[in-house]
RNA sequence: GAAGCAAGCCAGACCGCCGCUGGUGCAAGUGCCGAAAGGCCGCACUGGAGGAACGUCCGGACUGCACAGGACAGCGCAGGAGCUAACGGCUCUCCACCGCGAGGUGAGGAUCAGAGCAACAGAGACGAGUCGGCCCGGGGCAACCCGGGCCGGGUGAAACGGGCAAUCUCUGCGCGCAGCAACACCAAAUAGGCACACGACGAGCGGCGCGGCAGCGUCCGCGCUCAACAGAACCCCGGCCCGGGGCGAGUGUGCGGGUAGGUGGCACGAGCCGUGCAGUGAUGCACGGCCCAGAGGAAUGGCGGUCACGCGGGGGAAACCCCGUGCACAGAAUCCGGCCUACCGGCUUGCUUCACCU
Numbered sequence: 001g002a003a004g005c006a007a008g009c010c011a012g013a014c015c016g017c018c019g020c021u022g023g024u025g026c027a028a029g030u031g032c033c034g035a036a037a038g039g040c041c042g043c044a045c046u047g048g049a050g051g052a053a054c055g056u057c058c059g060g061a062c063u064g065c066a067c068a069g070g071a072c073a074g075c076g077c078a079g080g081a082g083c084u085a086a087c088g089g090c091u092c093u094c095c096a097c098c099g100c101g102a103g104g105u106g107a108g109g110a111u112c113a114g115a116g117c118a119a120c121a122g123a124g125a126c127g128a129g130u131c132g133g134c135c136c137g138g139g140g141c142a143a144c145c146c147g148g149g150c151c152g153g154g155u156g157a158a159a160c161g162g163g164c165a166a167u168c169u170c171u172g173c174g175c176g177c178a179g180c181a182a183c184a185c186c187a188a189a190u191a192g193g194c195a196c197a198c199g200a201c202g203a204g205c206g207g208c209g210c211g212g213c214a215g216c217g218u219c220c221g222c223g224c225u226c227a228a229c230a231g232a233a234c235c236c237c238g239g240c241c242c243g244g245g246g247c248g249a250g251u252g253u254g255c256g257g258g259u260a261g262g263u264g265g266c267a268c269g270a271g272c273c274g275u276g277c278a279g280u281g282a283u284g285c286a287c288g289g290c291c292c293a294g295a296g297g298a299a300u301g302g303c304g305g306u307c308a309c310g311c312g313g314g315g316g317a318a319a320c321c322c323c324g325u326g327c328a329c330a331g332a333a334u335c336c337g338g339c340c341u342a343c344c345g346g347c348u349u350g351c352u353u354c355a356c357c358u
Base pairs, nucleotide, nucleotide: 001354002353003352004351005350006349007348008347009346010345012307013306014305015304016303017302018301020048021047022046023045024044025043026042029041031040032039033038050329055339057338058337059336060335061334062179063178064177065176074175075174076173077172078171079093080092081091082090083089094108095106096105097104098103109170110169114168115167116164117163126161132151133150134149135148136147137146138145139144183264184263185262186261193255194254195253196252197251198250202229204226206225207224208223209222210221211220212219234246235245236244237243271290272289273288274287275286276285277284278283309326310325311324312323313322314321315320
């Protein structure tokens, strides 16, 4: 110098103006919205996306429900030892494979429990058997047939020996179900539920008369009459009561559950940074320091300037100057640990191979 391997980092910086949104403090109007619960409005200070916030794949925290114990089923995992809250993650290591190497990859328990599978070629492909040659015995005039033994030619990845568990299976281990739209609290209208209070739908063995029964009756039938008004809550007039009018059958109050709506859950956490110690390492412990988004149709933005960098164009012998542009992938939604996937450009450290120089 070239080509690589591994680990890690950045993802423009600063200033000004205008917004959006969280927190804290102060201030508070008989302010605004709302039936209420609750929310909003002012000023000051201060916080405001990522290495993957993506995918929602795995594991946990948290919450509700279920649950005596055990087993079966189902799903998942699989060398050994460890780390961890846990894991299918990570670390070290053995083995196998790939690479000259630094390194990388691994679905690496069991095929003497059982089942299943193996293209083409080949006589035969996992149940057995025999394509060819030789030998022995028997039969046959012979070709050849039958039985037994030996060789191993040929095919194929594999020829009776085994292989595949990334087919079922077996062994060992793990797993209750659902998810923040969980869940808890506050709490309308409407319609159900329960309790209490009020309420017209009208009174009667009513009265009178006539008739029926042979007759009488407190028995039966018919007609007339009492009989015209009353009437809760609600609505209108009305400051209220009273009163007047309207309407005409249920009304009012309380309790309870759920819904809309609101609040919490919800930002101090398996937290971050530094140092030391233990360990090959993942990681753990100790000490010191720090507070670092929290919306709810969902904020995290826009404009201007300076500098740095990338790209494009122009000028210049060059250093450099001018103009334009900035576009990586992508954006929190209960939180955390992982894994997978996407990604412009750039930086740092260690290591490998090759070439050259000293």
The RNA shown here (Bacterial RNase P class A) has 358 nucleotides and comes from a Burkholderiaceae bacterium.
Rfam family: Bacterial RNase P class A. It is annotated as a ribozyme.
Taxonomically the source falls in Burkholderiaceae (Bacteria, Pseudomonadati, Betaproteobacteria, Burkholderiales).
It is recorded under the gene name rnpB.